[in-house]
RNA sequence: ACGCGCAUAGCUCAGUUGGUUAGAGCGCAUCGCUGAUAACGAUGAGGUCCCAGGUUCAAAUCCUGGUGCGCGUACCA
Repeated sequence: ACGCGCAUAGCUCAGUUGGUUAGAGCGCAUCGCUGAUAACGAUGAGGUCCCAGGUUCAAAUCCUGGUGCGCGUACCA
């Protein structure tokens, strides 16, 4: 430099054919339970769906560009 892949909650990840409320597990907070903790149960908080633009009645999802990360190939002193 070129090609491919990935980017969604604090972490690890789902999210089908674009469809109206964005989810799970773990973690966190509060409460219950306990002599107390752990475990368990209940409730809750937590999101720029990487960024910008476009298409559409409607975009996490499709298109274009960018950024970051990973892999491969090429080049190289």
Molecule: transfer RNA
Organism: Lentisphaera marina